[in-house]
RNA sequence: GCUGGUGUAGCUCAGUCGGCAGAGCAGCCGCCUUGUAAGUGGCAGGUCGUCGGUCCGAUUCCGACCACCAGCU
Numbered sequence: 001g002c003u004g005g006u007g008u009a010g011c012u013c014a015g016u017c018g019g020c021a022g023a024g025c026a027g028c029c030g031c032c033u034u035g036u037a038a039g040u041g042g043c044a045g046g047u048c049g050u051c052g053g054u055c056c057g058a059u060u061c062c063g064a065c066c067a068c069c070a071g072c073u
Base pairs, nucleotide, nucleotide: 001072002071003070004069005068006067007066010025011024012023013022019056027043028042029041030040031039049065050064051063052062053061
């Protein structure tokens, strides 16, 4: 330099042939317990990498860029 992949909650990851963004763990508050752990109920937590384009509407489609991973040279 070229090609491909990944980027979504603190972490690990789903997701939608374009129409209200989710799970588990972690965190917080209860219940349970003599107490802790475990169990159980609830709450909170997001610019969906950035910037543009298309569209009535984009996390999703298109382009560029950034970061990381792999391969090739």